The prediction has a mean pLDDT of 80. This is a predicted structure of a 72-nucleotide RNA (transfer RNA) from a Polyangia bacterium. Its Rfam family is "tRNA". From the family's description: Transfer RNA (tRNA) molecules are approximately 80 nucleotides in length. The organism belongs to Polyangia, within Bacteria.
[in-house]
RNA sequence: GUCCCUGUCGAAUAGCGGUCCGUUCGCUGGGCUUUCAAUCCAGAGACGGGGGUUCGACUCCCCCCAGGGACA
Numbered sequence: 001g002u003c004c005c006u007g008u009c010g011a012a013u014a015g016c017g018g019u020c021c022g023u024u025c026g027c028u029g030g031g032c033u034u035u036c037a038a039u040c041c042a043g044a045g046a047c048g049g050g051g052g053u054u055c056g057a058c059u060c061c062c063c064c065c066a067g068g069g070a071c072a
Base pairs, nucleotide, nucleotide: 001071002070003069004068005067006066007065010025011024012023013022018055027043028042029041030040031039048064049063050062051061052060
């Protein structure tokens, strides 16, 4: 330099162009318990950045950023 893959709550991981972006752990509040733990219920919290296509984009296209890989 060329090509390919990945980027989603604090962490990990799902997500047919249209559902409120789901799950587990963690966090917060409550229930239970004499208290803690465990357990149950509820809640907060995310689409790497910019543009485009579309009635509508996490999803498709372009550029950039970060990480990884192959070739040279």